[in-house]
């Protein structure tokens, strides 16, 4: 220098043939217990890495950039 993959909640990841974003764990509250843990119920938490474009509508499609991983020279 060229090519490929990844970036979504605090963490690990789904969703990626377009239709206003989910799970598990963690956190908070409750039930239970003498109390803690476990179990069960509920709640909260994300302008989907940045900036543009296409579209009625973008996490999803296109371009650019940033960061991470891998391969070739």
């Nucleotide at each position: 220098g060229c090519c490929c993959c990844c970036a979504u909640a605090g963490c690990u990841c789904a969703g990626c043939c377009g239709g206003c974003a989910g799970a598990g764990c963690a956190g908070c509250g409750g039930u239970u217990u003498u109390g803690u843990a476990a179990a069960c119920c509920g709640c909260a938490g994300g302008u989907c890495g940045u900036g543009g474009g296409u579209u009625c509508g973008a996490a999803u499609c296109c371009c650019u950039c940033u960061g991470g991983g891998g391969g070739c020279u």
Predicted 3D model of a 73-nucleotide RNA (transfer RNA) from a Candidatus Aquicultorales bacterium. Its Rfam family is "tRNA". The family's RNA type in Rfam is transfer RNA.